RNA sequence: UAACGAUAAAGGCAAAACCGGUGUAAACCGGUGGCGCAAAGCUAAAGGGUCCUUCAAGAAGGAUAGCCUGGCUGCCGAA
Repeated sequence: UAACGAUAAAGGCAAAACCGGUGUAAACCGGUGGCGCAAAGCUAAAGGGUCCUUCAAGAAGGAUAGCCUGGCUGCCGAA
């Protein structure tokens, strides 16, 4: 440096559900919570999928990175 990922150490993130709020909706934000995660950090103007909305019905707009692939960045160090 690249690859790899322990029942290692330190620290990190936070599913469902419930409460409060935002949004037509998908969904998002905050709190509780902790299913899981070595990128569950970023990227939706890289590609695909899924979901929502609108309409002149195949397009437009939106959501999801915790659906997959790709891109960028990054902690630790046993085999």
A computed fold for a 79-nucleotide RNA, annotated as c-di-GMP-I riboswitch aptamer.
The prediction has a mean pLDDT of 89.
It was read from a public genome assembly, where an Rfam model found it.